[in-house]
RNA sequence: GCCGAGGUAGCUCAGUAGGUAGAGCAGGGGACUGAAAAUCCCCGUGUCCGCGGUUCAAUUCCGUGCCUCGGCA
Numbered sequence: 001g002c003c004g005a006g007g008u009a010g011c012u013c014a015g016u017a018g019g020u021a022g023a024g025c026a027g028g029g030g031a032c033u034g035a036a037a038a039u040c041c042c043c044g045u046g047u048c049c050g051c052g053g054u055u056c057a058a059u060u061c062c063g064u065g066c067c068u069c070g071g072c073a
């Protein structure tokens, strides 16, 4: 330099033939216990990487930039 995959909650990741976003873990509160652990219940105001474009509407489509990983040179 070229090609491909990815960037979404603190972490690991889902998601949507475009219609104002979720799970597990972690964390907080409560129940239980003499006290803990375990168990059970409740709790998410996340510029969905940035900028532009298309659209009534973009996390999702298009262009471009940045970053991470892999392959080729």
Base pairs, nucleotide, nucleotide: 001072002071003070004069005068006067007066010025011024012023013022019056027043028042029041030040031039049065050064051063052062053061

Transfer RNA from Desulfovibrio sp., 73 nucleotides, folded computationally. The prediction has a mean pLDDT of 81. Its Rfam family is "tRNA". By type it is a transfer RNA.